[in-house]
Context: one part of a larger RNA
RNA sequence: UGACGGGGGCCCGCACAAGCAGUGGAGUAUGUGGUUUAAUUCGAAGCAACGCGAAAAACCUUACCAGGCCUUGACAUCCAACUAACGAAGUAGAGAUACAUUAGGUGCCCUUCGGGGAAAGUUGAGACAGGUGGUGCAUGGUUGUCGUCAGCUCGUGUCGUGAGAUGUUGGGUUAAGUCCCGCAACGAGCGCAACCCUUACUGUUAGUUGCUACGCAAGAGCACUCUAACAGGACUGCCGUUGACAAAACGGAGGAAGGUGGGGACGACGUCAAAUCAUCAUGCCCUUUAUGUCUUGGGCUUCACGCAUGCUACAAUGGCCGGUACAAAGGGUUGCGAUACUGUGAGGUGGAGCUAAUCCCAAAAAGCCGGUCUCAGUUCGGAUUGAGGUCUGCAACUCGACCUCAUGAAGUUGGAGUCGCUAGUAAUCGCGGAUCAGCAUGCCGCGGUGAAUACGUUCCCGGGCCUUGCACU
Repeated sequence: UGACGGGGGCCCGCACAAGCAGUGGAGUAUGUGGUUUAAUUCGAAGCAACGCGAAAAACCUUACCAGGCCUUGACAUCCAACUAACGAAGUAGAGAUACAUUAGGUGCCCUUCGGGGAAAGUUGAGACAGGUGGUGCAUGGUUGUCGUCAGCUCGUGUCGUGAGAUGUUGGGUUAAGUCCCGCAACGAGCGCAACCCUUACUGUUAGUUGCUACGCAAGAGCACUCUAACAGGACUGCCGUUGACAAAACGGAGGAAGGUGGGGACGACGUCAAAUCAUCAUGCCCUUUAUGUCUUGGGCUUCACGCAUGCUACAAUGGCCGGUACAAAGGGUUGCGAUACUGUGAGGUGGAGCUAAUCCCAAAAAGCCGGUCUCAGUUCGGAUUGAGGUCUGCAACUCGACCUCAUGAAGUUGGAGUCGCUAGUAAUCGCGGAUCAGCAUGCCGCGGUGAAUACGUUCCCGGGCCUUGCACU
């Protein structure tokens, strides 16, 4: 100087408190430990590993295992020789491949028509290729975390023998080392804030595919909605009170919006030898008829069990049946696929329109109206199992999703404990997208309905500043 203290003071945060809804009990999905296995590939490990890498494991992926092959190699460059390349069909094989060939086929550029060159292929020899092999404690890059916490430093000066201090402390104030005042300091930098995107209001310009009147269309128009470009608008600007005449705080007016308006992007110096050599790159080490390459099948999907994160429930604020409204944001040509017909249904037939403000996915659901059930392991709940099907795909046995009929398990609100959330939030309801042939209770977005509570800072946890002690640095 730091770090630490069950030392002190001040302050903050869904940290506690006040509330709401969960988790922990049940079933199940996914991940993980363990177990098992020929293999169950590898990594991630308190917070900050465990619906994580993986925004898709039937084959492929795939790195693992068993078997079968190859050895200048699946891939790159160089040398030599030969040959156009390519090749339907055949036999063997699980395939990778192997075998002998053949119908066909003579290409591009230059040409002195002798040939030469380029590209491609085969063979041969070696230089080499290859490695998801090791080391994240050799590294780059990238990322997590404290933490969007308000801090971290420098130049000159001054003080101290010096390590260092000062500035950065103090009085106020702020979300903020934000600003004001004071001060042996005066300035400056990285952070904070602002500049960026989005959302909330208005104006101008523009008007089709949108909008308007309508039961629909044609035609018309651009006021409205909307779209998308440019502007305006919010600055404690105005008024009052408090305050040190400051910074600012509180209240008010006007306003669509009020005191960083809401949300996002943005993450200082550093900490954890934090994570990643399996995205990639890379030093060194190891391997080279194998730790490389290809292929068939299996495995990553095991199953006495433990844990984590979700989903569905235990019902009447509900279940079921019928009728009837109202979104936003997306995606679509190897695609989305309407009307129609057909099947109880998943789906099928067919193919209008759409390269999309035009057409389609598309039905929003909770809601509202009416009926029924009447508190039961039930008309709750849907696991499990049997049978029959649909779709994708070479192929659903290991191991896909969905449909119909039948079956109808546990579960009656969950111990100790523990998590999230302060407003269009929690809770609840559906919709879309990425990945993707197929497969979503996960992830990322979108809108609909829409609360309760916050007295306060004594306590738990984490953090910031000052100060004090100290056996640590």

Predicted 3D model of a 473-nucleotide part of an RNA (small-subunit ribosomal RNA, 3' major domain) from an uncultured bacterium. RNAcentral holds the full RNA, with entries from ENA and SILVA. The coordinates come from a structure-prediction model, not an experiment, and the mean pLDDT is 84.